[in-house]
Context: one part of a larger RNA
RNA sequence: UUGGGCGUAAAGGGCGCGUAGGCGGGAUGAUCAGUUUGAAGUGAAAGCUUGUGGCUUAACCAUAAGUCUGCUUUGAAUACUGUCAUUCUUGAGUUCGGAAGAGGAGAGCGGAAUUCCUGGUGUAGCGGUGAAAUGCGUAGAUAUCAGGAAGAACACCGGUGGCGAAGGCGGCUCUCUGGUCCGUAACUGACGCUGAGGCGCGAAAGUGUGGGUAGCGAACAGGACUAGAUACCCUGGUAGUCCACACCGUAAACGAUGGGCACUAGGUGUUGGGUUGUAAUGAUUCAGCGCCGGAGCAAACGCAUUAAGUGCCCCGCCUGGGGAGUACGCUCGCAAGAGUGAAACUC
Numbered sequence: 001u002u003g004g005g006c007g008u009a010a011a012g013g014g015c016g017c018g019u020a021g022g023c024g025g026g027a028u029g030a031u032c033a034g035u036u037u038g039a040a041g042u043g044a045a046a047g048c049u050u051g052u053g054g055c056u057u058a059a060c061c062a063u064a065a066g067u068c069u070g071c072u073u074u075g076a077a078u079a080c081u082g083u084c085a086u087u088c089u090u091g092a093g094u095u096c097g098g099a100a101g102a103g104g105a106g107a108g109c110g111g112a113a114u115u116c117c118u119g120g121u122g123u124a125g126c127g128g129u130g131a132a133a134u135g136c137g138u139a140g141a142u143a144u145c146a147g148g149a150a151g152a153a154c155a156c157c158g159g160u161g162g163c164g165a166a167g168g169c170g171g172c173u174c175u176c177u178g179g180u181c182c183g184u185a186a187c188u189g190a191c192g193c194u195g196a197g198g199c200g201c202g203a204a205a206g207u208g209u210g211g212g213u214a215g216c217g218a219a220c221a222g223g224a225c226u227a228g229a230u231a232c233c234c235u236g237g238u239a240g241u242c243c244a245c246a247c248c249g250u251a252a253a254c255g256a257u258g259g260g261c262a263c264u265a266g267g268u269g270u271u272g273g274g275u276u277g278u279a280a281u282g283a284u285u286c287a288g289c290g291c292c293g294g295a296g297c298a299a300a301c302g303c304a305u306u307a308a309g310u311g312c313c314c315c316g317c318c319u320g321g322g323g324a325g326u327a328c329g330c331u332c333g334c335a336a337g338a339g340u341g342a343a344a345c346u347c
Base pairs, nucleotide, nucleotide: 004318005317006316007301008300012315014201015200016199017198021194022193023192025088026087027086028085029084030083031082033081034080035077036076037075038074039073040072041071042070047067048066049065050064051063052062053061054060091191092188093187094186096183097182098181099180103177104176105175106174107173108172109171110154114150115149116148117147118146119145120144121143125136126135162169163168206247207246208245209244210243211242215241216240220236221235222234223233258314259313260312261311262310263309266292267291268290269289270288271287272286273285274284275283276282296303297302320347321346322345329340330339331338332337
């Protein structure tokens, strides 16, 4: 490279927006670039294949035909692709009328709990464990009542529930703001899909500067356990966890399943709408989220209208294990490190 693949064997980019590129709905006409076809020219010789002939055969040699699948010129065809023009509405989008939602950002407010502080009551223990001890407590703890302060998280509702592209999002109110769905069919008229580079977002941990610090808690200290115990358990406890701004750019970033469109049995539950009918249930339909299951697929497990089925378009990725996501180089980063990413050797 060809072929074959990517849920679990190697393999889907963490996610989006979008440039180039690739691909692209129905109708009519034009053109004839691609495409198809005829002709002409050219496609050296040798070689190769086939036939015939020459050395007594063969190798070898001679000769004829074929091959040279290509290119150029020219005549024609017009279905498809392209290009140009006109047009259409089903793809896509807009308007209008409704709907649900922890979607995002900022500001404010609330109660429960925890810890601390002050005061009251009150007295000898509390705490902790498998058992203990360190620890706290007669300088009055624990318990209990009242008052105050602070920070963080939002019980019940809460759901196999909802929203978001992903990461993710949960007390209440307000302001600003993104997307989605349903109905209607008024408008635009292919405006679409994908997307190398690029740009943006991106849990936790970590980093910088400044704040904050109730609880928890790497490191650390002590107490235990133990042969030891740099652990598991206990008592403390600093970074951190929180806020603002700026970095980092990684995860089992998982559905371990890229995006789009179309098609292919059903059953059942649920969320948000519509229609219809009863007014208790229901019927039907659109969009979403689950479970079960048939054909089909699959090595099996299983998937199965939310496909891992059947097809088309575009992107990413894989090619035995180790060496190794390492070395070197380059780019990015304050650093930690990230991205890209080998080989020798070895089995």